The part of an RNA shown here (small-subunit ribosomal RNA, 5' domain) has 491 nucleotides and comes from a metagenome. The RNAcentral record of the full RNA draws on SILVA.
[in-house]
Context: one part of a larger RNA
RNA sequence: GAUUGAACGCUGGCGGCAUGCUUAACACAUACAAGUCGAACGGUAACGAUGGUAGCUUGCUUCCAGGCGACGAGUGGCGGACGGGUGAGUAACGCAUAGGAAUCUGCCUAGUAGUGGGGGACAACCUGGGGAAACCCAGGCUAAUACCGCAUACGCCCUUCGGGGGAAAGGCUUCGGCCGCUAUUAGAUGAGCCUAUGUCUGAUUAGCUUGUUGGUGGGGUAAUGGCCUACCAAGGCGACGAUCAGUAGCUGGUCUGAGAGGACGAUCAGCCACACCGGGACUGAGACACGGCCCAGACUCCUACGGGAGGCAGCAGUGGGGAAUAUUGGACAAUGGGCGAAAGCCUGAUCCAGCAAUGCCGCGUGUGUGAAGAAGGCCUGCGGGUUGUAAAGCACUUUCAGAUGGGAAGAUAAUGACGGUACCAUCAGAAGAAGCACCGGCUAACUCUGUGCCAGCAGCCGCGGUAAUACAGAGGGUGCAAGCGUUAAUC
Numbered sequence: 001g002a003u004u005g006a007a008c009g010c011u012g013g014c015g016g017c018a019u020g021c022u023u024a025a026c027a028c029a030u031a032c033a034a035g036u037c038g039a040a041c042g043g044u045a046a047c048g049a050u051g052g053u054a055g056c057u058u059g060c061u062u063c064c065a066g067g068c069g070a071c072g073a074g075u076g077g078c079g080g081a082c083g084g085g086u087g088a089g090u091a092a093c094g095c096a097u098a099g100g101a102a103u104c105u106g107c108c109u110a111g112u113a114g115u116g117g118g119g120g121a122c123a124a125c126c127u128g129g130g131g132a133a134a135c136c137c138a139g140g141c142u143a144a145u146a147c148c149g150c151a152u153a154c155g156c157c158c159u160u161c162g163g164g165g166g167a168a169a170g171g172c173u174u175c176g177g178c179c180g181c182u183a184u185u186a187g188a189u190g191a192g193c194c195u196a197u198g199u200c201u202g203a204u205u206a207g208c209u210u211g212u213u214g215g216u217g218g219g220g221u222a223a224u225g226g227c228c229u230a231c232c233a234a235g236g237c238g239a240c241g242a243u244c245a246g247u248a249g250c251u252g253g254u255c256u257g258a259g260a261g262g263a264c265g266a267u268c269a270g271c272c273a274c275a276c277c278g279g280g281a282c283u284g285a286g287a288c289a290c291g292g293c294c295c296a297g298a299c300u301c302c303u304a305c306g307g308g309a310g311g312c313a314g315c316a317g318u319g320g321g322g323a324a325u326a327u328u329g330g331a332c333a334a335u336g337g338g339c340g341a342a343a344g345c346c347u348g349a350u351c352c353a354g355c356a357a358u359g360c361c362g363c364g365u366g367u368g369u370g371a372a373g374a375a376g377g378c379c380u381g382c383g384g385g386u387u388g389u390a391a392a393g394c395a396c397u398u399u400c401a402g403a404u405g406g407g408a409a410g411a412u413a414a415u416g417a418c419g420g421u422a423c424c425a426u427c428a429g430a431a432g433a434a435g436c437a438c439c440g441g442c443u444a445a446c447u448c449u450g451u452g453c454c455a456g457c458a459g460c461c462g463c464g465g466u467a468a469u470a471c472a473g474a475g476g477g478u479g480c481a482a483g484c485g486u487u488a489a490u491c
């Protein structure tokens, strides 16, 4: 000098665009953050319409009707593996770059062939029972795109090549068809695996290793493989740093620097890991699953003491820690996601608004004229000098802020949270808008007074003991400017 997710002190007008718990991966009250489909199904708790019934106060109340719009709870399907958060762990095929072969892939695209005929249940519901609750048990009825056989299957799978095995589901319809379902071949997308190279510090860590290194048989996986297991061999790694210890998410990048390099890894993007701590599997195309399940633990809460409930490192918000970091806001209008044939519903993703000079950028706080060089202040050699064209005065202008009126684009037909926002026009009036640090040298900027090695200053050198340009105040000046200084950190 440049820089920062900064903090602190003094000060503070406006706008745009960004950014905002770096500390306790500490604990969390409350609300919301993942639902959707009645065009899969049985149904009807609530609401509405319609029809009927009874009462009347003549438009209200009671009751009935799933035939209708719809729909609580339930069965079933798809989605809750995405999106969002955090960086604890991890020195590792975790990440980066370049390759590879032994794999899977829901939804989507293209193709081929099918979609025949049966069966038995279980929820909901009803009945009974247990429990404080969470919830649970028994009996009975019932539907399906839920479940299970049979038939058929070129292709598919297995095969000793003889043969063997294996599927399906319907719904809606304006009757044209549409959406599905099954098997399979390709594609696309996504994911798993392997290899080479690179990837911090310490030798005051020198030896490490027994599933360890390799082979055979078997198991397991979507798949290769000591991944697992039995047997056999005795290997494998290491001074080109193994092992151990410490530290750390990695990268694109960011900051600095002429570069080489050094430091860092906030926001944004890619990958990884984690979801109170530890372990485990289930379901599924995909998880060993943040707002799923089970077990154990710590903690918190409820309890009738028998037993139960919970997990903000989602968005807000609270306590705590800290030098320090925001609203318990609006909307699904846009973009995108889930479900649905669609209408649509959900979406703290997202888009916006709020708060903060936290940063960057832009603008303003007036312009011209004005010498009696006014008054006042300060200095003085008492003549004057300086503040200083500065002010006042005179003549103008109205950016920004303010008031009034109009008013978008963002949206393709409709739909705008932002928002009566941006922007435009008109109006009034210099009106509402300047501070901070420094002035001994480095380093731009000097005098007076007070103090008297005191009080104090200080980045370094150093100032202060009676004339201090170095302390404190004042006048003046210098530098930056809605900021200026200090501290911390990096180059």
Base pairs, nucleotide, nucleotide: 001491002490003489004488006487007486008485009484010483013363014362015361016360017359018358019356020355021321026319027318028317030316032314035078036077037076040075041074043071044070047069048068050065051064052063054061055060056059085274086273087272094199095198096197097196098195099194100193103191104190108187109186110185111184112183113182114181115180116150118148119147125140126139127138128137129136130135156165157164158163170179171178172177200246201245202244207237208236209235212234213233214232215231216230217229218228219227249271250270251269252268253264254263255262256261276297278295279294280293299310300309301308302307327353329352330351331350335349336347337346338345339344366396367395368394369393376387377386378385379384400432402427403426404425405424406423410418435480436479437478438477439476440461441460442459446475447474448473449472450471456463457462